[in-house]
RNA sequence: AACCUGUACACGCCUAAUCCAUUGGAGCGGGGGAACCAUGAUUGUACAUUUGUACUUGGGGUGUAUCCUUUUUUAGGUAGGGCUAUUCUUUAGGUCCGAAUCCGACAGCUAACUCCGCAGGCGUUUAGAGAGGAGGU
Repeated sequence: AACCUGUACACGCCUAAUCCAUUGGAGCGGGGGAACCAUGAUUGUACAUUUGUACUUGGGGUGUAUCCUUUUUUAGGUAGGGCUAUUCUUUAGGUCCGAAUCCGACAGCUAACUCCGCAGGCGUUUAGAGAGGAGGU
């Protein structure tokens, strides 16, 4: 000097997942649910026999996370999404993700109405332009 690990404080990132207050509020998200419009009709398995319990192959929800090929569970690519630090937008380059999970045969849109969430996981910084702000001289 570089790298790695641990702790504390600060700062920042993914995300709806934050703020104020201490009686509770504000804010940000998601689901169900008319008319009109759209859609079109076959409606799975096991146990019980009352239409109840369980399951997931049909279908659906949250989410960027979809699709194709493949030596077929191993890789490649890909729709799409994120980061790249004064704030926002954007250009180029760089870099990463491209999952998981829930409902349980069932849900189109959907005003009123109604139900639910505000978990969790991490540690990046190359350059230019525009707008705006701050500081210094």